The RNA shown here (Lysine riboswitch aptamer) has 185 nucleotides and comes from Lentibacillus cibarius. The coordinates come from a structure-prediction model, not an experiment, and the mean pLDDT is 81.
């Protein structure tokens, strides 16, 4: 000289991720409430099966007209805060909330584990969802960083670094910088 996923600290990718609260659309003239006439025999869950209680011809479920009329989820450009696996998703375990009980499912929150993806974008196409919004899987296109090898060119002139450019690869547990530990000389 160097080896190690070594250790800590700082930072880099840009339409860069997330999160909050106020606003603003859309959700929707639904849900729901009353009131009006008809009709009549069921109805009480996310969905499926037992089963118990309740409600119900003093009119149940469901639609009609008429007056009134919402949320909450997801979105939308600014703000503000936290950050660079930042976040996101799959499968597995636990717990909880959703029906009138119990069992099976499922959707939805928290937490662990393990695993996939560098980054945005667009296009197609499945899931969720009121949605022609958007989110998220999957595939494809080109862009874009970052490192590694090649070639070429600029610098330089002993040569090499650094820098630009092309091409092919890879993959964040990457990479750049700066101190550190071991083991080695």
């Nucleotide at each position: 000289a160097g080896u190690a996923a070594g250790g800590a600290u700082a930072g880099a990718g840009g339409u860069g991720c997330a999160a909050a609260g106020a606003c603003c659309a859309u959700c929707a003239g639904u849900a729901c409430a009353c009131a009006a006439a008809a009709a009549g025999a069921g109805g009480g869950a996310a969905a499926u099966g037992a089963g118990u209680c309740c409600c119900g011809u003093u009119g149940a479920u469901g639609a009609u007209u008429g007056u009134g009329g919402a949320a909450a989820g997801g979105g939308g450009a600014a703000u503000u805060u936290g950050c660079c696996g930042a976040a996101g998703c799959u499968u597995c375990a636990a717990a909880g909330c959703g029906u009138c009980u119990c069992a099976u499912u499922c959707u939805c929150u928290u937490u662990g584990a393990a695993g996939c993806u560098g980054g945005g974008a667009c296009u197609g196409u499945g899931u969720u969802g009121a949605a022609g919004a958007a989110a998220c899987g999957c595939a494809g296109u080109a862009c874009u960083g970052u490192c590694a090898u090649a070639u070429a060119g600029g610098a330089a002139g002993u040569g090499a670094a650094a820098c630009u450019a092309u091409a092919u690869g890879a993959a964040g547990g990457g990479c750049u910088a700066u101190c550190u530990u071991a083991c080695g000389u």